[in-house]
RNA sequence: GAUGAACGCUGGCGGCAUGGCUAAGGCAUGCAAGUCGAACGACCUACUUCGGUAGGGAGUGGCAAACGGGAGAGUAACACAUUGGUAACCUACCCCCAAGACAGGGAUAACUCACCGAAAGGUGGGCUAAUACCUGAUAGUCUCAUCGGUCGCAAGACUUGAUGAGUAAAACUCCGGUGCUUGGGGAGGGGCCUAUGUCCUAUCAGCUUGUUGGUGAGGUAAUGGCUCACCAAGGCUUAGACAGGUAGCGGGUGUGAGAGCAUGGCCCGUCUCACUGGGACUGAGACACUGCCCAGACUCCUACGGGAGGCUGCAGUCACGAAUCUUCCACAAUGGACGAAAGUCUGAUGGAGCAAUGCCGCGUGUCCGAUGAAGCCCUUCGGGGUGUAAAGGACUUUUGUAGGGGACGAAACAAUGACGGUACCCUAAGAAUAAGAGGUUGCUAACUCUGUGCCAGCAGCAGCGGUAAUACAGAGACCUCAAGCGUUAUCCGGAUUUACUGGGCGUAAAGCGUGCGCAGGCGGUUUGAUAAGUCAGGUGUUAAAUCCUAAGGCUCAACUUUAGGACUGCACUUGAAACUAUUAAACUCGAGGCUGGGAGAGGUGAGCGGAAUUGCAGGUGUAGGGGUAAAAUCCGUUUAUAUCUGCAGGAACACCAAAGGCGAAGGCAGCUCACUGGAACAGUUCUGACGCUGUUGCACGAAAGCGUGGGGAGCGAAUGGGAUUAGAUACCCCAGUAGUCCACGCCGUAAACGAUGAAUGCUAAUCAUUGGUAGUAUCGACCCUAUCAGUGGUGUCUAAACAAGCUAACGCGUUAAGCAUUCCGCCUGGGAAGUACGGCCGCAAGGCUAAAACUCAAAGGAAUUGACGGGAGCCCGCACAAGCGGUGGAGCAUGUGGUUUAAUUCGACGAUAAGCGGGGAACCUUACCAAGGCUUGACAUCUAGCUGCAAAUCCCAGGAAACUGGGACGUCUUCGAGAGUGCUAGACAGGUGCUGCAUGGUUGUCGUCAGCUCGUGCCGUGAGGUGUUCGGUUAAGUCCAGAAACGAGCGCAACCCCUAUACUAUGUUAUAUGUGUCAUAGUAGACUGCCUGGGUUAACCAGGAGGAAGGUGGGGACGACGUCAAAUCAGCAUGGCCCUUACGCCUUGGGCCACACACGUGCUACAAUGGUCGGUACAAAGGGUCGCGAAACAGUAAUGUGGAGCCGACCCCCUAAAACCGGCCUCAGUUCGGAUUGAGGGCUGCAAUUCGCCCUCAUGAAGUUGGAAUCGCUAGUAAAUGCGCAUCAGCCAUGGCGCAUUGAAUACGUUCUCGGGCUUUGUACACACCGCCCGUCACACCAAGAGAGUCGGCAAUACCCGAAGGCUGUCGGUAAAACGAUGGACGAAGGUAGGGCCGAUGAUAAGGGUG
Repeated sequence: GAUGAACGCUGGCGGCAUGGCUAAGGCAUGCAAGUCGAACGACCUACUUCGGUAGGGAGUGGCAAACGGGAGAGUAACACAUUGGUAACCUACCCCCAAGACAGGGAUAACUCACCGAAAGGUGGGCUAAUACCUGAUAGUCUCAUCGGUCGCAAGACUUGAUGAGUAAAACUCCGGUGCUUGGGGAGGGGCCUAUGUCCUAUCAGCUUGUUGGUGAGGUAAUGGCUCACCAAGGCUUAGACAGGUAGCGGGUGUGAGAGCAUGGCCCGUCUCACUGGGACUGAGACACUGCCCAGACUCCUACGGGAGGCUGCAGUCACGAAUCUUCCACAAUGGACGAAAGUCUGAUGGAGCAAUGCCGCGUGUCCGAUGAAGCCCUUCGGGGUGUAAAGGACUUUUGUAGGGGACGAAACAAUGACGGUACCCUAAGAAUAAGAGGUUGCUAACUCUGUGCCAGCAGCAGCGGUAAUACAGAGACCUCAAGCGUUAUCCGGAUUUACUGGGCGUAAAGCGUGCGCAGGCGGUUUGAUAAGUCAGGUGUUAAAUCCUAAGGCUCAACUUUAGGACUGCACUUGAAACUAUUAAACUCGAGGCUGGGAGAGGUGAGCGGAAUUGCAGGUGUAGGGGUAAAAUCCGUUUAUAUCUGCAGGAACACCAAAGGCGAAGGCAGCUCACUGGAACAGUUCUGACGCUGUUGCACGAAAGCGUGGGGAGCGAAUGGGAUUAGAUACCCCAGUAGUCCACGCCGUAAACGAUGAAUGCUAAUCAUUGGUAGUAUCGACCCUAUCAGUGGUGUCUAAACAAGCUAACGCGUUAAGCAUUCCGCCUGGGAAGUACGGCCGCAAGGCUAAAACUCAAAGGAAUUGACGGGAGCCCGCACAAGCGGUGGAGCAUGUGGUUUAAUUCGACGAUAAGCGGGGAACCUUACCAAGGCUUGACAUCUAGCUGCAAAUCCCAGGAAACUGGGACGUCUUCGAGAGUGCUAGACAGGUGCUGCAUGGUUGUCGUCAGCUCGUGCCGUGAGGUGUUCGGUUAAGUCCAGAAACGAGCGCAACCCCUAUACUAUGUUAUAUGUGUCAUAGUAGACUGCCUGGGUUAACCAGGAGGAAGGUGGGGACGACGUCAAAUCAGCAUGGCCCUUACGCCUUGGGCCACACACGUGCUACAAUGGUCGGUACAAAGGGUCGCGAAACAGUAAUGUGGAGCCGACCCCCUAAAACCGGCCUCAGUUCGGAUUGAGGGCUGCAAUUCGCCCUCAUGAAGUUGGAAUCGCUAGUAAAUGCGCAUCAGCCAUGGCGCAUUGAAUACGUUCUCGGGCUUUGUACACACCGCCCGUCACACCAAGAGAGUCGGCAAUACCCGAAGGCUGUCGGUAAAACGAUGGACGAAGGUAGGGCCGAUGAUAAGGGUG
């Protein structure tokens, strides 16, 4: 785009078309073929002037009924289409021409009488007519026979020449004519034949006996095996016979640029059918849709004896189905039958009806009308959209309604119209009677809100939906089409996706494992001929319709009429001769032969050889050997292994050896001989296109395997044993059977690979090698060098590289995957499956050929970027190693899990949660629980009203408090209820309620790792690459050099802060004074600057000098692109959702502190490098007015009294501690350790019971250095030691953040562990190896195959039976027939039998697919 459509929603009008696609299933009822009295007789009715006139039904007779109408079952065929033929034929009615119609005869229906039958119907007797029937006559250019003639090779054709024989007729009449017979011609119609065209299956390969042909006969309108007898043995077929499936064919129709593909409804032509099967009769024509006979099924009637019927005609009905109409009007027109005509008949036809089924046309109003109503929708709340849309104003009246008029179609003077009072015209009123469907993620035109929450649902494909859905549903808006719009089904297109036009086969599907070769296809050079192909002209045909063009008619269009064109075809004819072909003649370059000397693991057979293994025998010799990562099984004192000698046997041939050679492929390797195949070169000697390819076919064909017979050393499936392992039917080891070997015969497959069919020609090069020739040189040859010509091999398993061209890329590239030609094979999404079934082959194993159902939306190729690897290379890091100290064991502290609980609030969970949020949980905090209260609220803003008054404070009562009730006091002011406050009502507040997977902000981690990118250019079809890789170097993508790159950005480094040194300035409160120290501020200093060496004259590295400091001096802040949907809605902010007398707020008490247990982080220890007592030293950095708090005094102490000083370089916290000196302890559960517990005190605070800290005395637990495992640290570091601060009333701080004091050890090195960077490689991964993914097993579902069988269908075969019927024999009958009786062969349905093909079903078992 299309449709004979259907379904859903919707639906105003008209015109023109179309309308049972399914059950060729069954049918009630009515109609669809009759007509003629001018062929005939009798009868009936009406009228009658009785003369007749008019009309009617039945019958005889004639014509028609073979047309018209329906359907597509069958048919793969001369059925159809096109083209020819018929000298092999027929033709009623119609037209033309010629001739003719004479004389006779006997019947019969109707009718009547009788009889049978339920009916249908039938039988017998009698009467009668004809254009019914019969006989005779006549006749020809008719028919037949014979003879002659013409043409022809013949077959035969023609003959209007002769002779003989035979066959005709019908009348009616209105007197005009019509009809009849014979012959000839025409028109139209038909029969038969030919060539060409005409679906699928080869898993249908052979078919055929009237079969093929001949002779003769029969039969027909006519040819013919059409039929029969006899004879011959033929005929068809890979150019697809035969068989199976499907199907009416064509003009045309749909689509398409075309070529094609699909299709055959309406209309036209043709064929076939008429309940199913068979058959003939009549006739011009039938084997006959509404005729006949027989058989069968079905339906109906019946008096059970018998009968009747055939809608695939028009309507209609049932059934079936997704689905398809009125039991209408008329013969007015067109056409048909009959008739002289009038006319009759006509479900043909003309019309109307129903259905949006299709095509076409029209309408549902037109103009004006707001910074733009209402409603609805959205909103950033400002507004925007619907939208000039509506309302309103003006106008029009197609359509519809009403009224009036009113056709054409009628031709032929008149008459005659179903449609139809229709089309059309006029008038009237009135915007009046008239819009939906689908869609809005992309493809694809059109977007928002709400609801829902992987639900409900959508979906053509991709895909949407798991709480912000432009994809579901609703709404608004918008888009498209419009009386329709969508969906479904089917066809074509897109699809170059079967490729003729117009594809491919190295890796995507696809080259047969290889050769030989019949058929077929294709084929070198020259000349002539022919004209089959080819090309050009002409003629005929190619029905009409359809299609195209131009006009015409319906108001337009659809529709229709006329004219022209086209219909690409076929046949005939005239020409052309280039090419193909055929034919004749020739040629040598393709191909082949001949001669010659060479190369080679080419093949077959035979013989020979040495090394090695093994075995056997003997000698020497003794305890092991063998084997492995390590072992064991195993061998060995019956003497192994080792070693020497000899013998035996089998198999394979080291070095040479190579990218080497040969072969068609498989494949071929010691040496020699025999036989034998092929290729190359040289000579240019012969033949003269002899060629190439090759379906079917034939042959060869590794390994394994099979059969028979040998052989058997080594190796070695299976198997046994030992190990390994969770297991180990494996890898390793010890043994070891088939086999491996030989002969003969099978098998016929391989990643049989170059994953690349064969042949021919053309298109840059370079290297190596084989063979030959020439030149120089030499006495000559060889070698060497150079040159020319020809040939073979190689070009990859790597020495490196490749022009043009091709390719999706990879790559190929004179050995093409380039440019061309010829032939063959093969492919057409993945799986099912190279499977099933069938066939062929095989001893078997199995091979060859080769599907479908079902299922998926992919499967696949090449390349790219990442990620990953028990891949590779380089490099780094307290990563390992080397060290020091810890954790893991104990007690306690603290956090977490778990458990418990009314609640134990919440968050954080490997690294990157767990002394984390929390840098201070007794109340508060507090979010949790219990209980008691409040409801515009504890807090913010505003409005209205009310009334009171400040609020507050105090007192009383209740209460745990909050709060409630009462009272007292109080009462600002500019006197406006102004501010404030209370109450009521309403907007609203409030929420630590949810979502960190809606977010902002902040943070962790990879990681202070060195990376991450961009612009322009270049390369690539592209993804992308280059830059950024490589060579050096660095802590560093730091720098240098090179390079199709050149530059740039974010990172690195530097700039900032602290610190080490010096200087300068200042010096309070520092310093007893000065220098210094110290404090504050500033400056200098370090840059590989200098030297030596190395390095590419580089970057840079090593060493040195100087210097307080040396190669980034040390430390900090600073964290690229990004990753983990990492963490946080409970710090804050915030979208959305939720709660609103509660999920909000207040209060008291409790809880967050529970405790069988598990984990993390710490503290204190286990002691002598220690503990304890006494004494004596040395810091830094901080803090302090609701504060730090001195001296002094009291107390054993915590602490108290006290209150100086200090808002701080001033005063205070503030004695630093390890250390050092001295005394005691002497290795023990201790003078270690301090948990736990008791008693008594102190401090803070409304309040220390749950649940604080401190002091004193007493008590004195575990613990004696910690399993597997694991952590930190590279120098002022680790380790040890104390001090301060934040939070804070106090403190559960052993935590965190800082400060100083004392102050080490070790690093060979990068194999390994972890993490990271760069390069490279493989990949079936991309959620990226925590990936992907295979098979069994279990369960469910699905389809197909097998299956003991069972059931059904189809087409044949053999036999039985044998209707109707025509043919035929005999008998009867007749003048002859007809007819009757009785036989024969043929013959439908039916029966029996064994097979074939197809389908359905089937316990069961096996495989496949999906989940």